Two RNAs folded together computationally: RNase P RNA and transfer RNA, 473 nucleotides in total. The coordinates come from a structure-prediction model, not an experiment, and the mean pLDDT is 77. Rfam match: Bacterial RNase P class A. Its family is annotated with tRNA processing, ribonuclease P activity and dimeric ribonuclease P complex in the Gene Ontology. It is annotated as a ribozyme.
RNA sequence: GGAGCAGGCUAGAUGGUCGCGCACAGCCGGGCUCAGCCCGGUCUGUGUGAGGAAAGUCCGAGCUCCAGAGGGCAGGGUGCUGGGCAAUUCCCAGUGGGAGCGAUCCCAAGGAAAGUGCCACAGAAAACAUACCGCCUGCCGGGCGCAGCCCGGCCGGUAAGGGUGAAAAGGCGAGGUAAGAGCUCACCAUUGCCCCCGGUGACGGGGGCAGAUAGGUAAACCCCACCUGGAGCAAGACCAAAUAGGGGAAGAGAAGCGGCCCGCUUCGCUAUCAUUCCCGGGUUAGGUCGCUUGAGGUGCGAGGAAACCCGCAUCCCAGAUUAAUGACCAUCGCCGCCGGGGGGCAAGGGGAAACGCCCCGGCGGAACAGAACUCGGCUUACGGCCCGCUCCGGUC
RNA sequence: GUCUCCGUAGCUCAGCAGGAUAGAGCGUUCGCCUCCUAAGCGAAAGGCCGGCAGUUCGAAUCUGCCCGGAGACGCCA
Numbered sequence: 001g002g003a004g005c006a007g008g009c010u011a012g013a014u015g016g017u018c019g020c021g022c023a024c025a026g027c028c029g030g031g032c033u034c035a036g037c038c039c040g041g042u043c044u045g046u047g048u049g050a051g052g053a054a055a056g057u058c059c060g061a062g063c064u065c066c067a068g069a070g071g072g073c074a075g076g077g078u079g080c081u082g083g084g085c086a087a088u089u090c091c092c093a094g095u096g097g098g099a100g101c102g103a104u105c106c107c108a109a110g111g112a113a114a115g116u117g118c119c120a121c122a123g124a125a126a127a128c129a130u131a132c133c134g135c136c137u138g139c140c141g142g143g144c145g146c147a148g149c150c151c152g153g154c155c156g157g158u159a160a161g162g163g164u165g166a167a168a169a170g171g172c173g174a175g176g177u178a179a180g181a182g183c184u185c186a187c188c189a190u191u192g193c194c195c196c197c198g199g200u201g202a203c204g205g206g207g208g209c210a211g212a213u214a215g216g217u218a219a220a221c222c223c224c225a226c227c228u229g230g231a232g233c234a235a236g237a238c239c240a241a242a243u244a245g246g247g248g249a250a251g252a253g254a255a256g257c258g259g260c261c262c263g264c265u266u267c268g269c270u271a272u273c274a275u276u277c278c279c280g281g282g283u284u285a286g287g288u289c290g291c292u293u294g295a296g297g298u299g300c301g302a303g304g305a306a307a308c309c310c311g312c313a314u315c316c317c318a319g320a321u322u323a324a325u326g327a328c329c330a331u332c333g334c335c336g337c338c339g340g341g342g343g344g345c346a347a348g349g350g351g352a353a354a355c356g357c358c359c360c361g362g363c364g365g366a367a368c369a370g371a372a373c374u375c376g377g378c379u380u381a382c383g384g385c386c387c388g389c390u391c392c393g394g395u396c
Numbered sequence: 397g398u399c400u401c402c403g404u405a406g407c408u409c410a411g412c413a414g415g416a417u418a419g420a421g422c423g424u425u426c427g428c429c430u431c432c433u434a435a436g437c438g439a440a441a442g443g444c445c446g447g448c449a450g451u452u453c454g455a456a457u458c459u460g461c462c463c464g465g466a467g468a469c470g471c472c473a
Base pairs, nucleotide, nucleotide: 001392002391003390004389005388007386008385009384010383012332013331014330015329016328017327018326020049021048022047023046024045025044026043027041028040029039030038031037032036051368055379056378058377059376060375061374062373063232064231065230066229067266075228076227077226078225079224080094081093082092083091084090095109096107097106098105099104110223111222115221116220117217118216119215132162133161134158135157136156138154139153140152141151142150143149144148170188171187173185174184175183189213190212191210192209193208194207195206196205197204198203236289237288238287239286246279247278248277249276250275255270256269257268258267281472282471283470296315297314298313299312300311301310303308334365335364336363337362338361339360340359341358342357397469398468399467400466401465402464403463406422407421408420409419415453424440425439426438427437428436446462447461448460449459450458
């Protein structure tokens, strides 16, 4: 100098002018049940006013409603171990596996010896193994240089060799055999069982036994273990205004409905028409509450390897609804490029340049994006700065 | 704001419990037929199945994350 890995911080600052939302106070106007309360404002002042992702809505909760209690058949989700958290498909630490030269990173990582399905093409055979070529015994026929060899055919044996494929029924050597084969044996690998040691555990290390050798796929059905009601602030509560307070269909008492489905019990409603669906109408998405103090922030101290947790102190930090949080100017700061100046470093000796450093001037740049009930995570988008580490190259 | 669904040729759609050359109709281009056009007949071109990863021997199909598009949902009675 280049390439890369991991972590942290930040999201310009100050002042001025103008402008916007909200809260409070004042002023002005209006109303009433009038020392007060309510409503409003082209008014004044003070305070306050987006994010690390406010985003995607992918997980998990709070909160609210669905009449109540229960079941877990069905449906959905999760899946190594230990810990953390209100909870999680999240986080931390580890185990095993994989990628990379490395720093480091990734893993939906239970079960394929419970069952079912699938494995195209090629190939003999794709899972109750199988015989195309080859190899071998026997039988038949033929040939020859005839106690043998060669060629062809048939019944069999054989997974050692060839070839196919992503994948071929453990590997290698010896014995064995007509030829072969875990058929037998030694070693190695895998799996299961047992024992010992280490670890909370996943698991790791060592020893023994069993020829046991079992293909892949569960992000195919499935099995096992554990978890699990549904909807969502357009939840939901109250007030006001308006109308055609409309029409049609389905629809029931031994029944129907009561926010997925199934069944049970109680309760409620139901022809004075429950409930559901469709077509219309009104409002033009009206107002108030829900609504922002919360698993909150900041600082200090203690615990832990970390995630995180405990204690004390202190702070209050947006609540809009066509939707505010902005624009301009000045100064300073940051980054890049160009120009000028300055001093310094200099490998074993002498000597120097570039880059970097400091100062001055000019030009340019500053991303992604924008709350909408609220939190905790994940994922995605994105500018700048800093620290650490790895690999490669260079060092006149 | 919340929820649901979709994306395959220029257009409209098949194919999606995985199997290799991804099909059909309309359209486009060329040829035949006709005096010419239309209709008809024959042939061809045109796709990395919205994008990027993962699972698998193999992905349009299964899974995850993005991108784009469409639809539904308020209150009153």